[in-house]
Context: one part of a larger RNA
RNA sequence: UGACGGGGGCCCGCACAAGCGGUGGAGCAUGUGGUUUAAUUCGACGCAACGCGCAGAACCUUACCAGCCCUUGACAUCCCGGUCGCGGUUUCCAGAGAUGGAUUCCUUCAGUUCGGCUGGACCGGUGACAGGUGCUGCAUGGCUGUCGUCAGCUCGUGUCGUGAGAUGUUGGGUUAAGUCCCGCAACGAGCGCAACCCCCGUCCUUAGUUGCUACCAUUUAGUUGAGCACUCUAAGGAGACUGCCGGUGAUAAGCCGCGAGGAAGGUGGGGAUGACGUCAAGUCCUCAUGGCCCUUACGGGCUGGGCUACACACGUGCUACAAUGGCGGUGACAAUGGGACGCAAUGGAGCAAUCCUGCGCAAAUCUCAAAAAGCCGUCUCAGUUCGGAUUGCACUCUGCAACUCGAGUGCAUGAAGUUGGAAUCGCUAGUAAUCGCAGAUCAGCACGCUGCGGUGAAUACGUUCCCGGGCCUUGUACA
Numbered sequence: 001u002g003a004c005g006g007g008g009g010c011c012c013g014c015a016c017a018a019g020c021g022g023u024g025g026a027g028c029a030u031g032u033g034g035u036u037u038a039a040u041u042c043g044a045c046g047c048a049a050c051g052c053g054c055a056g057a058a059c060c061u062u063a064c065c066a067g068c069c070c071u072u073g074a075c076a077u078c079c080c081g082g083u084c085g086c087g088g089u090u091u092c093c094a095g096a097g098a099u100g101g102a103u104u105c106c107u108u109c110a111g112u113u114c115g116g117c118u119g120g121a122c123c124g125g126u127g128a129c130a131g132g133u134g135c136u137g138c139a140u141g142g143c144u145g146u147c148g149u150c151a152g153c154u155c156g157u158g159u160c161g162u163g164a165g166a167u168g169u170u171g172g173g174u175u176a177a178g179u180c181c182c183g184c185a186a187c188g189a190g191c192g193c194a195a196c197c198c199c200c201g202u203c204c205u206u207a208g209u210u211g212c213u214a215c216c217a218u219u220u221a222g223u224u225g226a227g228c229a230c231u232c233u234a235a236g237g238a239g240a241c242u243g244c245c246g247g248u249g250a251u252a253a254g255c256c257g258c259g260a261g262g263a264a265g266g267u268g269g270g271g272a273u274g275a276c277g278u279c280a281a282g283u284c285c286u287c288a289u290g291g292c293c294c295u296u297a298c299g300g301g302c303u304g305g306g307c308u309a310c311a312c313a314c315g316u317g318c319u320a321c322a323a324u325g326g327c328g329g330u331g332a333c334a335a336u337g338g339g340a341c342g343c344a345a346u347g348g349a350g351c352a353a354u355c356c357u358g359c360g361c362a363a364a365u366c367u368c369a370a371a372a373a374g375c376c377g378u379c380u381c382a383g384u385u386c387g388g389a390u391u392g393c394a395c396u397c398u399g400c401a402a403c404u405c406g407a408g409u410g411c412a413u414g415a416a417g418u419u420g421g422a423a424u425c426g427c428u429a430g431u432a433a434u435c436g437c438a439g440a441u442c443a444g445c446a447c448g449c450u451g452c453g454g455u456g457a458a459u460a461c462g463u464u465c466c467c468g469g470g471c472c473u474u475g476u477a478c479a
Stems, first nucleotide, its partner, number of pairs: 001479002003476003007473007015463002019427005026319008034310002042053002064305007073129001077128002079125006087106002091102004109119003131294002134292003140288002142283003145279001147277001152191006158167003171182003197271004202238007211228003216225002241265001244259001245257004321420001325379006337368003342361002347356003386417001391412007433455007
């Protein structure tokens, strides 16, 4: 100087407390451990691994296993020899296919000094080489997590100290903040904080189609004429600064006020933004890369299997256990988004999944699209008209192909489960809770993820205690 203390002081945070809802019990989904297996590819392991890499494993993916094949190789550059096309297409044979053999048709290179001379393509050969999701994240770059959006981390000059170092950065106030004020052997400065950026909330201006409709007509319908007031859209501005008033404070910074004004008030709400560093944190399987290793195989191709196994254990979710509910009916109100290899109206078929038809639309125009919680009726506390697992049968769709191993529909079946031990998690407001909608990935497949809006609470006395963190101080046989 740090680090540590079941030392002290001050302060903060959904850290506790006060509340609301969960997890832990059940069934299922999903990830992991373990076990099994020919293989169940690999990585990630307290917080900060475990619905994580994977924004989607039937084949492919795929890295794993079994078998069958290839060896200058699926891919790149160079050298030698040969051919002149390459490419597309038809059919047949062998085969699981890769591949090998035969075959039909279309097309039939460019430049040229006319020399197989140059370029290009293919075939064959030789070796240089290719190739490796093989190892090392403790050799690395890059990227990322974490402490933590915590308020800290440093430097120059000066001063003090033999020196390591100190001072500044401590102190008195204050703040969300090393934020600001005052003081001070310090005076300044940098990286952070804040602001500058984006979205939301109010108003104004500009613009008016595909959007909107107050007035005048018109219509089943903003449908059409008309209009751009309003809504909305999307560009530019205005607006909030403790600016004003009162109190308080050191006349300061600031703090307090069911103070004014205002759409908004003291950082208005949200996002982006992550200092010096820590964890030899994570990643050599995104990519790049040193070293090591393989080179008829640890490379390459294919078929089939596996990643989907199942005495068990854990994490994360979904659905429930019901009446604030189930079922039937009714029919109103969103926002974000997607759409041509696509979204699909209308009409028809089917109980339905879906199928046939295919208007319109590269979309403020057409379409996905039906929002759901809501309201009315019924059921009357029961393992039930709760719950839907499991299983049987019959279908639908995608796709070469749903056996291992997809999703959906109908009929039948109707398991556990009556609110969950110790323990443990989230959340302070348009939040929690609850309700649906959309998107990425994607042929098909979501209870996951990322967004969107609807309805919409309770509680916070307080900082003694638990956890994490910041500053000062003290002890130390620690570095």
Small-subunit ribosomal RNA, 3' major domain from an uncultured Bradyrhizobiaceae bacterium, 479 nucleotides, folded computationally. The coordinates come from a structure-prediction model, not an experiment, and the mean pLDDT is 80. Rfam family: Bacterial small subunit ribosomal RNA. Rfam links the family to the GO terms structural constituent of ribosome and ribosome.